[in-house]
Notes
A computed fold for a 532-nucleotide part of an RNA from a soil metagenome, annotated as large-subunit ribosomal RNA, domain I. Its mean pLDDT, the model's own confidence on a scale to 100, is 83.
Context: one part of a larger RNA
C1' cells in the first nucleotide's frame, strides 16, 4: 500500500407513512362593485419576529338560533383571566369596518400632501370635530373576475421535403361587449312531380360529392335517426285625442309631430263594408296569499364479556359463552376491533332563502260572408365594377354579406329552386323578441379513482409564488416523519463553556436523545489476519 473480515464515521438512497396534489362523477353556485370591490399598506395580543383571524368598537362588540364544560388560534411555556347568571365553539343577521386601490374635493413618486362650502367647539383669528364638494346620466355608469359566447382586427414559425398561389388559420395575439350560458332562431328555406315544415347539439351520410401550383392538402350538403320541442310582438291601411302650422265663407278642412286603439300573413292577409257574438285557450310577465317540499348550525343513533398467552401496549391468538344488523362504509384509540370511542344505516329537526302547485288580481287570445278601393318594411331588391364567406382558390358560378356607381315592382306584384330562358314548384326579403336541448369551472358541499407519495404529485404537503437574483418586465428554489405517551434526561462527572462528551435517569427500545423512522451505495477511518 492492497485484500479480505469485523466495528465505526459520514452520507440520505430505499421501505413503510401522509398533513398535499392529480384527474373525473353528481348536484349547488355561475359573479363581486360608489350602501365603496378585487387586490393591498398600516395597525391591533399581558409578552409577538412571521402566518391567521380582526380594523381606533381592532385573534374581536351585538342579537337570535345550536351546543355543553371547559376556553383565551398556529403555538405545547408563564404571568392574569373568563365560564352552569351557560363561557370557549357552530350557523344566521346586524355594528364597528384606518389608508390606498375604479378611488371620485384638488394634487401625487399607491397607501401621502393640501383645500373650500356648512353646522359646532366659540364672538374673532387659528385650530380640531362630523358632513358635502369628481366625469356624466332618462335610468346608474365606470373598476375586478378561471374557462365558456358573440362582433372587429389579425400575424409568423411550419408544412409544400426550396418557394410565391395555397397551407399553417380566421389559429395566436390585440380590442370591444355580455350572460349563467351567448349565439342561432318561426322560411322571400330545404326540395323535385314525392314530400318536409324555426333554431341548436349529437350520430351518421363520409373523408362521399367536391375543391386544389387537380401539389401540399382542404372538404360540405340534401337525407337519415337521435336529444330538446314554443311559438310570438311591431311598422302600415284605417278610427279617434292633443299639439302646432297653414287655410277659412269661423261650421271646419289640410298638413305635420306625439299617443291611444286597429292590425301582422302564402290556401295571401288586414283595412273596408254587411253580420254575428261575449265564448275558448293560455301566461315565457307581476304581485299578494295559501298548504307542501326542500332549506343552517344540529338531535338521536343498536350490539362482548370472561379466561389464557405473546407483548411495552391487544382491537392479535387459544378456549368458552353470546349479540346487534335497513348500521360488517370509513377513518380513531399503545399491532389488525361490527359489538371501546366519533361514526355509519334508518329517521327527526327548523331560520332566512328557494323551487314547484293553487287561488286571486293582472296580462294575452277568436268567427262567417263580399270583395271595386287602399295597405303589406326603398337609395331596398336588382345590375356593373372590386372585395369576402360557402367544399368551391373566377371558373360555365349561382346563394349570402359587402365598399363604389347606377337603380325597381306594389299581389295581374316580388324572390328563389347553382350561368341564362320557358315551365313547374316552394316561398313572401328589405323591423323586432323568443326558454330546452350546446359550451364552461375562479367557486362551494357530497363522494370516487388498476391516480403520486416529498427529485414523485400542483412551482408551493412546512412562514411558497415565500427566500433569493433581476433597473425592470420578469425568474423562482430548497425544506415532510422523536417516541404510543415528553415520560425531551432530576443529579453528578470532563470540559473555558449556553460547545461536545461519560454515567445516572425514563422508556419496549436512546445506535428512537431532538444534526431525533428505516439508514443502501460512494467516501473516510480504527481492529485482525494474509500479502507486496
Nucleotide at each position: 500500500g492492497g485484500u479480505a473480515c469485523a466495528c465505526g464515521g459520514c452520507g440520505g438512497a430505499u421501505g413503510c407513512c401522509u398533513a398535499g396534489g392529480c384527474u373525473c362523477u353528481c348536484a349547488g353556485a355561475g359573479g363581486c362593485g360608489a350602501u365603496g370591490a378585487a387586490g393591498g399598506a398600516c395597525g391591533u395580543g399581558a409578552u409577538a419576529a412571521g402566518c391567521u383571524g380582526c380594523g381606533a368598537u381592532a385573534a374581536g362588540c351585538u342579537u337570535c338560533g345550536g351546543g355543553u364544560a371547559u376556553c383565551g388560534g398556529c403555538a405545547c411555556a408563564u404571568a392574569c383571566g373568563a365560564u352552569u347568571u351557560u363561557a370557549u365553539c357552530c350557523g344566521a343577521a346586524g355594528a364597528u369596518u384606518u389608508c390606498c386601490g375604479a378611488a371620485u374635493g384638488g394634487g401625487g413618486c399607491a397607501a401621502c400632501c393640501c383645500g373650500g362650502c356648512a353646522u359646532g367647539u366659540u364672538g374673532a383669528a387659528g385650530a380640531c370635530a362630523u358632513g358635502c364638494c369628481a366625469c356624466a346620466u332618462a335610468a346608474u355608469g365606470a373598476g375586478c373576475g378561471a374557462a365558456c359566447g358573440c362582433g372587429c382586427u389579425g400575424a409568423a414559425c411550419u408544412g409544400a421535403a426550396a418557394c410565391a398561389u395555397c397551407u399553417a388559420a380566421g389559429u395566436a395575439g390585440g380590442c370591444g361587449u355580455a350572460g349563467g350560458a351567448g349565439g342561432a332562431g318561426a322560411a322571400a328555406a330545404u326540395a323535385a312531380u314525392a314530400a318536409u315544415g324555426a333554431u341548436u347539439u349529437c350520430c351518421u351520410a363520409a373523408g362521399u360529392a367536391g375543391u386544389g401550383g387537380c401539389g401540399a392538402g382542404c372538404g360540405a350538403a340534401c337525407g337519415g335517426g337521435a336529444a330538446a320541442g314554443a311559438g310570438c310582438c311591431c311598422a302600415a291601411a284605417c278610427c279617434u285625442a292633443u299639439u302646432a302650422u297653414g287655410u277659412u265663407a269661423c261650421g271646419g278642412c289640410a298638413u305635420a309631430a306625439u299617443a291611444g286603439g286597429g292590425g301582422u300573413u302564402g290556401u295571401a292577409g288586414g283595412a273596408c263594408u254587411g253580420u254575428g257574438a261575449u265564448a275558448u285557450g293560455g301566461c315565457a310577465u307581476u304581485a299578494u296569499c295559501a298548504a307542501c317540499g326542500u332549506g343552517a348550525a344540529g338531535c338521536a343513533g343498536a350490539a362482548a364479556c370472561u379466561g389464557a398467552u405473546u407483548g411495552g401496549a391487544a382491537a392479535g391468538u387459544c378456549a368458552g359463552u353470546a349479540c346487534c344488523a335497513u348500521a360488517g362504509a370509513g377513518g380513531g384509540u399503545g399491532a389488525u376491533a361490527g359489538u371501546c370511542g366519533c361514526g355509519u344505516a334508518a329517521g327527526c329537526g327548523u331560520a332566512a332563502g328557494c323551487a314547484a302547485u293553487g287561488a286571486u288580481a293582472g296580462c294575452c287570445u277568436a268567427g262567417c260572408a263580399g270583395u271595386a278601393u287602399c295597405c303589406u318594411g326603398a337609395g331596398u331588391a336588382c345590375c356593373g365594377c372590386g372585395g369576402g364567406g360557402u367544399c368551391g382558390g373566377a371558373g360555365a358560378c349561382g346563394c349570402c354579406c359587402u365598399g363604389u356607381g347606377g337603380g325597381a315592382a306594389u299581389c295581374u306584384g316580388c324572390c328563389a329552386g347553382c350561368a341564362c330562358c320557358a315551365u313547374c314548384u316552394g316561398g313572401u326579403a328589405a323591423g323586432g323578441c323568443u326558454a330546452a336541448a350546446u359550451a364552461c369551472u375562479c367557486c362551494u358541499g357530497a363522494g370516487a379513482g388498476a391516480c403520486c407519495g416529498a427529485u414523485a404529485g400542483u412551482g408551493a404537503a412546512c412562514u411558497a409564488g415565500u427566500a433569493c437574483c433581476g433597473u425592470g418586465a420578469g425568474g423562482g428554489a430548497a425544506a415532510g416523519g422523536u417516541g404510543a405517551a415528553a415520560a425531551g434526561a432530576a443529579c453528578c462527572c470532563c470540559g473555558a463553556a449556553c460547545a461536545g462528551g461519560g454515567g445516572a435517569g425514563u422508556g419496549a427500545a436512546a445506535u428512537a436523545g431532538a444534526a431525533c423512522c428505516u439508514g443502501a451505495a460512494a467516501c473516510c477511518g480504527u481492529g485482525u489476519a494474509c500479502u507486496u